[in-house]
RNA sequence: GGCCCUAUCGUCUAAUGGUUAGGACGCAAGGUUUUCAUCCUUGAAAUCGGAGUUCGAUUCUCCGUAGGGUCA
Numbered sequence: 001g002g003c004c005c006u007a008u009c010g011u012c013u014a015a016u017g018g019u020u021a022g023g024a025c026g027c028a029a030g031g032u033u034u035u036c037a038u039c040c041u042u043g044a045a046a047u048c049g050g051a052g053u054u055c056g057a058u059u060c061u062c063c064g065u066a067g068g069g070u071c072a
Stems, first nucleotide, its partner, number of pairs: 001071007010025004018055001027043005048064005
């Protein structure tokens, strides 16, 4: 340098173009407990950036960024 893949809450991971963007762990509050832990309930927290297509984009297209694989 060519080609391919990936990017979503703090972490891991779902989501046929129409979702309140879901779940687990973690975090916070409350309940339980003499206290801690466990357990139960509730809550906060996310779509890598830009442009395009579309009535509507996490999803499709292009460019870029970052990471990975492969060839040279």
The prediction has a mean pLDDT of 82. Transfer RNA from a Minisyncoccota bacterium, 72 nucleotides, folded computationally. Its Rfam family is "tRNA". Rfam's curators write: Transfer RNA (tRNA) molecules are approximately 80 nucleotides in length. Rfam classes the family as a transfer RNA. The sequence is in RNAcentral, with records from ENA. RNAcentral records the identical sequence in 2 taxa.